[in-house]
RNA sequence: GGAGUCGAUCAGACAGUCGCCCCGGAUCCAGCCUUGCGCUGUUCCGGGGAGGAAAGUCCGGGCUCCACAGGGCAGGGUGCCAGGUAACACCUGGGCGGCGUAAGCCGAUGGAAAGUGCCACAGAAAAUAUACCGCCUAAGCAAUCUCCGGGCAUGUCUCGGGGAUCGCCGGUAAGGGUGAAAUGGUGCGGUAAGAGCGCACCGCACCGGUGGCAACACGCGGUGGCAGGGUAAACCCCACUCGGAGCAAGGCCAAAUAGGGGUGCUAUGGUACGGCCCGUACCGCACCCGGGUAGGCUGCUUGAGGCAGGCGGUGACGCCUGUCCCAGAUGAAUGACUGUCCACGACAGAACCCGGCUUAUCGAUCGACUCUUUUU
Numbered sequence: 001g002g003a004g005u006c007g008a009u010c011a012g013a014c015a016g017u018c019g020c021c022c023c024g025g026a027u028c029c030a031g032c033c034u035u036g037c038g039c040u041g042u043u044c045c046g047g048g049g050a051g052g053a054a055a056g057u058c059c060g061g062g063c064u065c066c067a068c069a070g071g072g073c074a075g076g077g078u079g080c081c082a083g084g085u086a087a088c089a090c091c092u093g094g095g096c097g098g099c100g101u102a103a104g105c106c107g108a109u110g111g112a113a114a115g116u117g118c119c120a121c122a123g124a125a126a127a128u129a130u131a132c133c134g135c136c137u138a139a140g141c142a143a144u145c146u147c148c149g150g151g152c153a154u155g156u157c158u159c160g161g162g163g164a165u166c167g168c169c170g171g172u173a174a175g176g177g178u179g180a181a182a183u184g185g186u187g188c189g190g191u192a193a194g195a196g197c198g199c200a201c202c203g204c205a206c207c208g209g210u211g212g213c214a215a216c217a218c219g220c221g222g223u224g225g226c227a228g229g230g231u232a233a234a235c236c237c238c239a240c241u242c243g244g245a246g247c248a249a250g251g252c253c254a255a256a257u258a259g260g261g262g263u264g265c266u267a268u269g270g271u272a273c274g275g276c277c278c279g280u281a282c283c284g285c286a287c288c289c290g291g292g293u294a295g296g297c298u299g300c301u302u303g304a305g306g307c308a309g310g311c312g313g314u315g316a317c318g319c320c321u322g323u324c325c326c327a328g329a330u331g332a333a334u335g336a337c338u339g340u341c342c343a344c345g346a347c348a349g350a351a352c353c354c355g356g357c358u359u360a361u362c363g364a365u366c367g368a369c370u371c372u373u374u375u376u
Stems, first nucleotide, its partner, number of pairs: 001372010012341007020049007029041004033036001051347001055358002058356005063246004075242005080094005095109001096107004110237002115235002117231003132176002134172003140168002143165009152155001184202006203226001204224005209218003250298004260289006269283005305324008342345001
């Protein structure tokens, strides 16, 4: 110098003018009443005013209301180990497997020797295994040819034995072929041909030992010819864990020519109960009561908070000290214009609050590390 990995920070800058939302203070002023160091408004001053994702609403928690003796079943979630945390499906460290020369990255990564299911096409067979091509003919049956020996009635005869070829019945799982996947691998022995059939080494399983909290590891010892394909984001088994709804939660105040209940009053009234009487119900006014719509207030932002330092820890993180207050709207503010400059500015907008994950994103800066080239 080049290529790359991981992490952190920033998210056009500066100045001016005019606005918007919230908080605090002042206010000769205006309005309102309950007349107060009151509330609302005006004006002025000071302070604050979107994000790393405010997003998706996918997890976890706080908060609120509802439900809830205890235990079990069902159902959901998570899934190597240890730790962190309020909690998690997150994070940290480690193990295992895979990728990369490496820094590093990726993995729902418990159990398939408990049971059930499924495995397209191809293939003999996708699992109580099986045999298409091939290989073999030792044992059994049969045929043809041939050789040797024997028999007699000398024949295209017959008996016994050997060899070759072919077929049946068989043996085999070495080799070929199919497939994403086919019942360990290599070699030697062995055999009719073969095969863990036997042996050696490698692999595997189990038992023990050693190291580690553990997952697990071992170029440690022994035993066993070998347990017998894959799939559990298929059922299932095992372990742990889980009540529901959400700030439109919830709480408070509370209009009316709305509606309900109670008491009293009044015409001793009207209407209905088929005509009359009694009775009952409804209709009016006043007061009281609770519910509650519109509407308003609250919940609302001081919090598992930010920053700095110290200490503990490999780390996530924890503890201590100091310091700071940093949006809180509710038709919903955070904007517009001008000037200068540059690398010409991405994705995107809070709505109860936090911790994560995921997704989107012009670029810039810093730190740690890896590989490589050249020079010294």

Predicted 3D model of a 376-nucleotide RNA (Bacterial RNase P class A) from an Acidiferrobacterales bacterium.
The gene name in the source record is rnpB.
The organism belongs to Acidiferrobacterales, within Bacteria.
The sequence is in RNAcentral, with records from ENA.